RNA sequence: CUCUUAUCAAGAGAGGUGGAGGGACGUGCCCGAUGAAACCCGGCAACCAUCAAUGUGAUCAUUGAAAUGGUGCCAAUUCACACAAAGCGAAAAGCUUUGGGAGAUGAGAG
Repeated sequence: CUCUUAUCAAGAGAGGUGGAGGGACGUGCCCGAUGAAACCCGGCAACCAUCAAUGUGAUCAUUGAAAUGGUGCCAAUUCACACAAAGCGAAAAGCUUUGGGAGAUGAGAG
RNA backbone atom coordinates (compact mmCIF):
# COMPACT_ATOMS: atom_id res chain seq x y z
C1' C A 1 0.00 0.00 0.00
C1' U A 2 -4.02 -3.62 -1.47
C1' C A 3 -7.90 -7.17 -0.08
C1' U A 4 -11.50 -9.38 3.63
C1' U A 5 -14.33 -8.50 7.94
C1' A A 6 -16.45 -5.95 12.45
C1' U A 7 -17.55 -1.28 14.61
C1' C A 8 -18.32 4.20 14.24
C1' A A 9 -25.70 8.13 18.62
C1' A A 10 -22.19 6.25 24.59
C1' G A 11 -17.53 7.35 27.33
C1' A A 12 -12.82 10.01 28.71
C1' G A 13 -8.58 16.05 33.31
C1' A A 14 -10.24 23.51 34.33
C1' G A 15 -2.64 18.64 35.07
C1' G A 16 2.74 19.75 33.04
C1' U A 17 5.98 21.15 28.69
C1' G A 18 4.93 23.82 24.35
C1' G A 19 3.92 27.87 21.60
C1' A A 20 -0.16 28.62 16.36
C1' G A 21 -2.58 26.13 14.68
C1' G A 22 -6.45 22.38 14.40
C1' G A 23 -11.26 19.61 13.08
C1' A A 24 -8.57 13.61 6.65
C1' C A 25 -9.79 15.87 1.50
C1' G A 26 -13.69 19.94 -1.03
C1' U A 27 -17.72 23.28 0.61
C1' G A 28 -19.68 24.97 5.02
C1' C A 29 -19.64 25.48 9.96
C1' C A 30 -16.73 25.35 14.14
C1' C A 31 -12.50 24.93 17.95
C1' G A 32 -8.01 27.92 19.33
C1' A A 33 -3.50 33.40 23.46
C1' U A 34 -9.80 32.29 28.78
C1' G A 35 -3.80 29.08 24.79
C1' A A 36 -4.00 24.99 18.75
C1' A A 37 -0.55 20.91 17.00
C1' A A 38 2.99 17.83 19.33
C1' C A 39 5.15 15.37 23.76
C1' C A 40 4.49 13.73 29.04
C1' C A 41 1.23 12.47 32.90
C1' G A 42 -3.93 11.25 33.63
C1' G A 43 -8.39 9.06 31.86
C1' C A 44 -12.22 6.27 28.63
C1' A A 45 -13.55 1.97 26.24
C1' A A 46 -13.07 -3.13 25.84
C1' C A 47 -11.36 -4.81 19.23
C1' C A 48 -7.28 -8.71 19.95
C1' A A 49 -4.59 -11.69 23.54
C1' U A 50 -6.20 -13.74 28.65
C1' C A 51 -9.88 -16.34 32.07
C1' A A 52 -14.84 -18.75 32.87
C1' A A 53 -19.55 -20.91 31.25
C1' U A 54 -22.58 -23.02 27.39
C1' G A 55 -23.03 -25.17 22.54
C1' U A 56 -20.24 -27.69 18.47
C1' G A 57 -17.32 -33.04 14.69
C1' A A 58 -14.15 -28.62 14.77
C1' U A 59 -8.60 -25.12 15.27
C1' C A 60 -15.32 -22.56 15.82
C1' A A 61 -19.61 -19.73 17.96
C1' U A 62 -22.29 -17.21 21.88
C1' U A 63 -22.44 -15.07 26.70
C1' G A 64 -19.85 -13.22 30.79
C1' A A 65 -15.37 -11.52 33.73
C1' A A 66 -11.02 -8.77 34.34
C1' A A 67 -7.93 -4.74 32.66
C1' U A 68 -2.18 -7.67 33.19
C1' G A 69 -0.32 -7.46 27.81
C1' G A 70 -1.06 -5.55 22.14
C1' U A 71 -3.66 -1.56 19.81
C1' G A 72 -7.29 2.43 19.87
C1' C A 73 -9.63 6.70 21.63
C1' C A 74 -10.40 11.43 24.98
C1' A A 75 -15.02 19.32 21.17
C1' A A 76 -19.27 19.04 18.07
C1' U A 77 -23.06 11.76 15.39
C1' U A 78 -17.33 9.92 11.52
C1' C A 79 -19.13 18.20 13.27
C1' A A 80 -22.64 18.67 8.76
C1' C A 81 -23.04 18.15 3.72
C1' A A 82 -20.73 16.08 -0.26
C1' C A 83 -23.28 10.39 -4.67
C1' A A 84 -28.01 7.48 -5.68
C1' A A 85 -33.13 6.16 -4.66
C1' A A 86 -37.86 6.90 -2.22
C1' G A 87 -41.35 10.14 0.62
C1' C A 88 -43.04 15.40 1.90
C1' G A 89 -42.69 19.93 -1.08
C1' A A 90 -44.59 24.70 -6.36
C1' A A 91 -39.20 24.02 -6.24
C1' A A 92 -32.78 23.30 -8.85
C1' A A 93 -34.46 25.43 -1.62
C1' G A 94 -35.32 22.54 2.57
C1' C A 95 -36.72 18.16 5.64
C1' U A 96 -37.04 12.64 6.50
C1' U A 97 -35.62 7.55 5.44
C1' U A 98 -32.62 3.88 3.02
C1' G A 99 -28.42 2.54 0.28
C1' G A 100 -23.59 3.64 -1.63
C1' G A 101 -18.84 6.19 -1.56
C1' A A 102 -14.92 8.26 1.36
C1' G A 103 -12.57 8.10 6.11
C1' A A 104 -11.09 6.18 11.10
C1' U A 105 -9.98 1.98 14.33
C1' G A 106 -9.46 -3.38 15.44
C1' A A 107 -8.59 -8.31 13.61
C1' G A 108 -6.96 -11.43 9.55
C1' A A 109 -4.56 -12.09 4.66
C1' G A 110 -1.16 -10.59 0.54

The RNA shown here (SAM riboswitch aptamer (S box leader)) has 110 nucleotides and comes from Perspicuibacillus lycopersici.
Of the family's consensus pairs, 97% are formed in the model.
Lineage of the source: Bacteria > Bacillati > Bacillota > Bacilli > Perspicuibacillus.